The RNA shown here (transfer RNA) has 72 nucleotides and comes from a Cyanobacteriota bacterium. It matches the Rfam family "tRNA". RNAcentral holds the sequence, with entries from ENA.
């Protein structure tokens, strides 16, 4: 510069048009001589950014951004 492919909570992954799920982590508390581990609550929130399509959009489509490949 061209091709492909990805981007969702702190971190790791789910949902593939009908209003986002879980785990881990971190915080209280429970138990314990205490420290893990167990329990039970909270943290709980997020779909890179702009447009289009649709009653609805993380999702389909264009754009730009980034990261990861790859061909020169």
């Nucleotide at each position: 510069u061209g091709c492909a492919g990805c981007g969702u909570a702190g971190c790791u992954u789910a949902a593939g048009g009908g209003u986002a799920a879980a785990g881990c982590a971190c915080c209280a508390a429970g138990c314990u001589c205490a420290u893990a581990a167990c329990u039970u609550g909270g943290c709980c929130g997020a779909u890179g950014c702009g447009g289009g399509u649709u009653c609805a959009a993380c999702u389909c489509c264009c754009g730009c951004c980034g990261c990861u490949g790859u061909a020169a």